[in-house]
RNA sequence: GAGUCGGUCGGGUGGUCGCGGCCGGGGCUCUAUCGGGCACCCGGUCGAGGAAGGUCGGGACUCCGCAGGGCAGGGUGCUGGCUAACGGCCAGUCGGGGCGACCCGAAGGACAGUGCCACAGAAAGCAGACCGCCGAUGGCGCCUAGCGCACAGGCAAGGGUGAAACGGUGCGGUAAGAGCGCACCAGCGACCGGGGUGACUCGGCCGGCUAGGUAAACCCCACCCGGAGCAAGGCCAAGCGUGGGACGGGCUGCCCGCCCUAUGUCCCCAGGUGGGCCGCUGAGAUGGAUGACCACCACGUGGCAAUCCCCAUCCCCCCGGGGAGCGUUACGAACAGAAUCCCGCCUACAGACCGACUC
RNA sequence: GCGCCCGUAGCUCAGUAGGAUAGAGCGGCGGUUUCCUAAACCGCAGGUCACAGGUUCGAAUCCUGUCGGGCGUA
Repeated sequence: GAGUCGGUCGGGUGGUCGCGGCCGGGGCUCUAUCGGGCACCCGGUCGAGGAAGGUCGGGACUCCGCAGGGCAGGGUGCUGGCUAACGGCCAGUCGGGGCGACCCGAAGGACAGUGCCACAGAAAGCAGACCGCCGAUGGCGCCUAGCGCACAGGCAAGGGUGAAACGGUGCGGUAAGAGCGCACCAGCGACCGGGGUGACUCGGCCGGCUAGGUAAACCCCACCCGGAGCAAGGCCAAGCGUGGGACGGGCUGCCCGCCCUAUGUCCCCAGGUGGGCCGCUGAGAUGGAUGACCACCACGUGGCAAUCCCCAUCCCCCCGGGGAGCGUUACGAACAGAAUCCCGCCUACAGACCGACUC
Repeated sequence: GCGCCCGUAGCUCAGUAGGAUAGAGCGGCGGUUUCCUAAACCGCAGGUCACAGGUUCGAAUCCUGUCGGGCGUA
C1' cells in the first nucleotide's frame, strides 16, 4: 500500500421553549352520593432502534368442536449439536472460487418411472454413416499372379455441428477400426481392513471397462405442518329487536368418523349501532408523544497560519520544491422512526473506533 | 396493524408445463388520396418484460431478495 474476518458506537454536557404517560398538590366542571372529565396551573419521574423497517420464517397468546383417520396440498432436504420453535445459530464433511487471510453452496435420489433437450447437425438417448477410412469376405471387370470398381457390407480413429456426440494417453491388434487386448491415469460399483457418534475419509483387492444433462420439470424417498389471526377475543352500554332468501351446519380443499339441530343453524340483501373498558406492557398512543433552538466540548473536511523538519543550491544574500503543525475560522453529521409481545432472517445506513489475520 | 393480489410499448391487454426476431388493438411519425381536414390504404419508430442475484445450454416464464402500486378487513 492492497485486502479478509469479528466486534463496538452511531455524539456529550448545560440552558430556554414544547409534546406524551404516570404520581402528588391545586383550579374549573358533571353528579343526590360513590366517583368521573379537562386544549388549565405547579412539582417530581419516565419517554425509540441497530435496524423500531420489509412482514420472510418461527413461537407465546386468543378463538374456532382441545383438532381422530385417509387422500390432496404446502414446506424442508450433507452430518452432529443448540433452541420453546424455525427455512435460525454453532461446529464439521464434501464441492467450487481466491497467491493467501478467507468466502460461497436449495448439498437426498437421474440404474423406480415419465417428460424435455430449441437452432445447427447425418445422428440428441438402449444414437448415428454427411464428408471420410476400409472393402479382409461375397460380387463385378480386366490377360493368370495380381490390379481395379466401390455393389453388398464393415468402421465411431479423423473432419464438421452443437451447451452436450457414449472416458484420456500410449503400445499391440486389424482390411480399416474399436476397451477388441494390455499398461498407466480419471471415474463408478461390490467386498475386506483402519479412523470418525455421523456426513465422510485412508489403504487393499476385484469387476464390467464407462453409466449424458435437467428434479429452482413432474415425480420418488425421509421428516414436518389443523385453520384463522390483537380489526384475534372478552365485558359493559346503546340501538334494531325485525323483513326477504337458503335447509342442513360445525375443521375453512375432499371423503370417512364424531358433535349439534327445527322456539335450530348459516349465508346474502335491506335496516340499526358504530361509544367505553380489558387484551396493552419498566415508552405504551388510538389522528397516533419522544422535538426545536442556543452555548461549550468532542469528531470529520477545507482555508489561513506561529513554529519546526527534509531535499536542492551555495563563499554569502536573494530565489525553488515537499512535509509536520500550536492556534483560528467556515461547513458537515446518515438510514430511519415503536403500535400485543418475543426469537431470528433479509434489506437500508454519513461516518468513527477497537481487535485478530493475509499478501 | 393483519391478510391477499399485481407489475410486459405512451394507454389497454396477449404471451407464464422455458426455445431465442417478445406480439395485438388504440395512440404517435412519414407517405398516398383531397382544394383542406376526417375516414381509408401503405410504411416506420417505440420495450433494461419493475430492479438485482441464482438454476439452466438457454429465463418475460422457474427460485430467492428488494422496489412500486392496488384490494379486502368492526
Annotation
Predicted 3D model of RNase P RNA and transfer RNA as a complex of 433 nucleotides. The prediction has a mean pLDDT of 75. It holds a member of the Rfam family "Bacterial RNase P class A".